A computed fold for a 74-nucleotide RNA from a Clostridia bacterium, annotated as transfer RNA.
Rfam family: tRNA. Its family is annotated with triplet codon-amino acid adaptor activity in the Gene Ontology. The family's RNA type in Rfam is transfer RNA.
The organism belongs to Clostridia, within Bacteria.
The coordinates come from a structure-prediction model, not an experiment, and the mean pLDDT is 80.
[in-house]
RNA sequence: CGGGGUGUGGCUCAGCUUGGUAGAGCGCUUGGUUCGGGACCAAGAGGCCGGAGGUUCAAAUCCUCUCACUCCGA
Numbered sequence: 001c002g003g004g005g006u007g008u009g010g011c012u013c014a015g016c017u018u019g020g021u022a023g024a025g026c027g028c029u030u031g032g033u034u035c036g037g038g039a040c041c042a043a044g045a046g047g048c049c050g051g052a053g054g055u056u057c058a059a060a061u062c063c064u065c066u067c068a069c070u071c072c073g074a
Stems, first nucleotide, its partner, number of pairs: 001073007010026004020057001028044005050066005
């Protein structure tokens, strides 16, 4: 320098193909249960999707640029 992959709650990931209200598990908070803890049960908080721009009635999703990490090639 060229090409590919990944980026979404605190963590690990799904959702993108086929645009239409952002989800799961773990973790966290509160309550129940317990002498107390763990486990279990119930409820709840927490992200508007790496950044910018564009297309569209509508974008995590499509297009362009860009950043970080990573792989391959030179």